This is a predicted structure of a 98-nucleotide RNA (SAM riboswitch aptamer (S box leader)). The prediction has a mean pLDDT of 85. The sequence was found by an Rfam model in a public genome assembly. Rfam family: SAM riboswitch aptamer (S box leader). From the family's description: The SAM riboswitch is found upstream of a number of genes which code for proteins involved in methionine or cysteine biosynthesis in Gram-positive bacteria. Its family is annotated with regulation of gene expression in the Gene Ontology.

[in-house]
């Protein structure tokens, strides 16, 4: 790197640092941003894995993750006049496999 299965509308700061971006990548919107973007640090949440518990609710918070807006939304097919809905691809994480 790649295969597989799950999950992607639930949660979670008015803190410290630092200073301009930023929301995966391209198109197109549309939105956050000096009332502080990324990022690091601290808190914090609890999806998976793990530990407690009776295999169950709950609990812990050791691994991973996560902490604006549905994976911000649309992009391909389907149904519909159309608002839409359903499915798909891609992506993200997670467990196991290679």
């Nucleotide at each position: 790197u790649c295969c597989u299965u799950a999950u992607u509308a639930a949660g979670a700061g008015c803190g410290g640092c630092u200073g301009a971006g930023g929301g995966a990548a391209c198109a197109g919107g549309c939105c956050c941003g000096a009332u502080g973007a990324a990022g690091c640090c601290c808190g914090a949440c609890a999806a998976c894995c793990u530990g407690c518990g009776a295999u169950a609710a709950g609990c812990a918070a050791g691994g991973u993750g996560u902490u604006a807006a549905a994976u911000c939304c649309u992009g391909c097919g389907g149904u519909g006049u159309a608002u839409a809905c359903c499915g798909g691809a891609a992506g993200a994480u997670a467990a196991g496999g290679u």